[in-house]
RNA sequence: GCGGUCGUAGUAUAGCCUGGUAGAACUGUGGCUUCCCAAGCCACUGACUCGGGUUCAAAUCCCGACGACCACA
Numbered sequence: 001g002c003g004g005u006c007g008u009a010g011u012a013u014a015g016c017c018u019g020g021u022a023g024a025a026c027u028g029u030g031g032c033u034u035c036c037c038a039a040g041c042c043a044c045u046g047a048c049u050c051g052g053g054u055u056c057a058a059a060u061c062c063c064g065a066c067g068a069c070c071a072c073a
Stems, first nucleotide, its partner, number of pairs: 001072001003070005010026002013023001020056001028044005049065005
């Protein structure tokens, strides 16, 4: 330099093809339980890499950028 795959919560992820309320798990916070801790139960908090386009409506479709990984040179 060229090509491919990928980017969603603190962590690892579903959803994307086929546009329609962003979900679940662990973590965190609070509560219940307990002499205390742990475990268990309940509740809460927290996310679509960035910009533009299409659309009534974009995590999803299109274009570009950035980043990660892989392969070629």
This is a predicted structure of a 73-nucleotide RNA (transfer RNA) from a Thermoplasmata archaeon. Rfam family: tRNA. It is annotated as a transfer RNA. The prediction has a mean pLDDT of 81. RNAcentral holds the sequence, with entries from ENA.